Predicted 3D model of RNase P RNA and transfer RNA as a complex of 488 nucleotides. Rfam match: Bacterial RNase P class A. Its mean pLDDT, the model's own confidence on a scale to 100, is 76.
RNA sequence: CAGGGGGCUGAGGCAGCCGCGGGCCUGAAGAGGCGCGAGGAAAGUCCGGGCUCCACGAAACGAGGGUGGCGGGUAACGCCCGCCGGGUGUUGGCGCUUGCGCCAGCAUUCAGGGAAAGUGCCACAGAGAGUAUACCGCCGAUGGCCCCUAAAGGGCACAGGCAAGGGUGAAAGGGUGCGGCAAGAGCGCACCGGGGGCUUGGCAACAAGGCCCGCAUGGCAAACCCCACCCGGAGCAAGGCCAAAUAGGGGCCGCGUGCCGAAAGGCAGGGGAGUUUCGCCCCGAGGAGACCCGGGUUGGCUGCUAGAGCGGCUUGGCAACAGGUCGCCCAGAUGAAUGGCUGCCACCGCUUGGCUGGUCCUUAGGAUACCGCAAGCGGAGACAGAACCCGGCUUAUGAAGCCCCCUGAUGU
RNA sequence: GCUCCCAUCGUCUAGUGGUCCAGGACACCGGCCUCUCACGUCGGUAACAGGGGUUCGAACCCCCUUGGGAGCGCCA
Numbered sequence: 001c002a003g004g005g006g007g008c009u010g011a012g013g014c015a016g017c018c019g020c021g022g023g024c025c026u027g028a029a030g031a032g033g034c035g036c037g038a039g040g041a042a043a044g045u046c047c048g049g050g051c052u053c054c055a056c057g058a059a060a061c062g063a064g065g066g067u068g069g070c071g072g073g074u075a076a077c078g079c080c081c082g083c084c085g086g087g088u089g090u091u092g093g094c095g096c097u098u099g100c101g102c103c104a105g106c107a108u109u110c111a112g113g114g115a116a117a118g119u120g121c122c123a124c125a126g127a128g129a130g131u132a133u134a135c136c137g138c139c140g141a142u143g144g145c146c147c148c149u150a151a152a153g154g155g156c157a158c159a160g161g162c163a164a165g166g167g168u169g170a171a172a173g174g175g176u177g178c179g180g181c182a183a184g185a186g187c188g189c190a191c192c193g194g195g196g197g198c199u200u201g202g203c204a205a206c207a208a209g210g211c212c213c214g215c216a217u218g219g220c221a222a223a224c225c226c227c228a229c230c231c232g233g234a235g236c237a238a239g240g241c242c243a244a245a246u247a248g249g250g251g252c253c254g255c256g257u258g259c260c261g262a263a264a265g266g267c268a269g270g271g272g273a274g275u276u277u278c279g280c281c282c283c284g285a286g287g288a289g290a291c292c293c294g295g296g297u298u299g300g301c302u303g304c305u306a307g308a309g310c311g312g313c314u315u316g317g318c319a320a321c322a323g324g325u326c327g328c329c330c331a332g333a334u335g336a337a338u339g340g341c342u343g344c345c346a347c348c349g350c351u352u353g354g355c356u357g358g359u360c361c362u363u364a365g366g367a368u369a370c371c372g373c374a375a376g377c378g379g380a381g382a383c384a385g386a387a388c389c390c391g392g393c394u395u396a397u398g399a400a401g402c403c404c405c406c407u408g409a410u411g412u
Numbered sequence: 413g414c415u416c417c418c419a420u421c422g423u424c425u426a427g428u429g430g431u432c433c434a435g436g437a438c439a440c441c442g443g444c445c446u447c448u449c450a451c452g453u454c455g456g457u458a459a460c461a462g463g464g465g466u467u468c469g470a471a472c473c474c475c476c477u478u479g480g481g482a483g484c485g486c487c488a
Stems, first nucleotide, its partner, number of pairs: 001408009012345007020037002023034004039383001043394002046392005051235004056279006064231005069083005084112001085110012113226002118224002120220003135166002137162003142159002144156004174192006193215001194213003198209004239302004249293003253289001255287001258267003269283004295487003309328008347379007355372001357371002359367003413484007422438004430468001440456005461477005
């Protein structure tokens, strides 16, 4: 420099004309005026809340579901911030065993509790796959057999020993080296790794340094499970009011008709969406309720948009965020409005102009590849559209800018 | 708008961590049979919606996306 990938910012601005949906004002009306009118994701509906109803609240237990390093933030969260630990890549330094190890930085990533509570699974291959094992192999010191008159020595690989090397596999019960041995092996030792406990530092996760243990228990919990913590269910088609219309119909299910009293009421009983307890509420059979079938309607109002709201300044905090103060009002449509055209500026590309710029060459004039400037022409504008409202996550996203990474070329 | 479910050859489906380069039926293609077609018979083609993760190993477990389907209004 070119190409590619990832992340973040950002989502063009101003004016005029026409149009659309609400609101307010003027007017008797026609009509006119003023003001407002999509998003960072409005999306997926994946989490968490507000709000409303469920004839109801509290506690305990159980079922089901979810979360998972530590600390903080928050209304709450599976979100955010900071820290810890691990993985991967890269750069630098150090060490040597020269291609590995350690340390530090940067980038990126982690559904990151428990595998010595228990159960389960680990296909194929392989001797052995979970109380490990012995196919090839090594040895055969010791015991046995043979050679040898015997000793010394030699042989066999029978008993047996071993797990270093080979082989299988995703995974074979620490790694490297030295010693040791018949051969070997944490068998012994040094370093590294691992486990236990101690001290110090830290709120903690954890880190550092001694000590002890030769190492005894591989992986999977996005398998059951265990531990800790959290969660009642449904959803604005929730819910409330009005109007219209109809066959105010049928089926089925459980409740089970009590007592006292003139009555009001009381007692017992039944019910209140897992169970129990307590409180409270509801019910009285000519009754109330759950579910299903059938019928009618496809209307209006409300909930409804001022809120964990937005912006500026400031205080505390590393930060997420919290407090204070000032200012602002910012869609409420209901088959569903929020758009179009023109001009200027901004963005990109090309062309032209040496243009009182930069730069270069030479000495008062030139050059223009590149940056900048001016003029002209042309071009692009993505993903996508509120529907009760918020806080997040995830996914989609053109041009331009910034950061990181990969590949290639050139130069040093 | 809200809630829930599903996705495997062209079609209907089996499979619920390994014995699966995924089995069966119908359809399609080719051979045999027949004078020819049909029937029959033998063989073949053909699929895990897409992407990522967990795991030694994924059609299966988890997450995201895409596509499809079902239910839910009010009155009495």